The RNA shown here (c-di-GMP-I riboswitch aptamer) has 89 nucleotides and comes from a Chromatiales bacterium.
RNA sequence: GUCCGAACAAGGCAACUCUCGCCGAAAGGCGUGAGACGCAAAGUUACCAGUCUAAGGGGCCAGCGCUCUAUGACAGCGGGAUUGCCGGG
Numbered sequence: 001g002u003c004c005g006a007a008c009a010a011g012g013c014a015a016c017u018c019u020c021g022c023c024g025a026a027a028g029g030c031g032u033g034a035g036a037c038g039c040a041a042a043g044u045u046a047c048c049a050g051u052c053u054a055a056g057g058g059g060c061c062a063g064c065g066c067u068c069u070a071u072g073a074c075a076g077c078g079g080g081a082u083u084g085c086c087g088g089g
Base pairs, nucleotide, nucleotide: 002089003088004087005086012039013038016035017034018033020031021030022029023028037076043082044081045080047079048078050074051073052072056069057068058067059066060065
């Protein structure tokens, strides 16, 4: 440098459920406590693809309302980029 994760060290994270509080129009997110599916990048990053939402804006409608739209989200959907612990070849 590169590949790998059977065992070893220090440990880490936490889908989901429950409790309490907060932010947001929503999707979703943040924090506290208990348990826990799982994860060697389940660290970081919306670059590609995808998914969710539709406040604002546009279109339609007599109206109720319908519809399009990301500038909002998801990194625990896949890929890419980037950083990194232990050990082995």

The coordinates come from a structure-prediction model, not an experiment, and the mean pLDDT is 85. NCBI's taxonomy places the organism under Bacteria, Pseudomonadati, Pseudomonadota, Gammaproteobacteria, Chromatiales.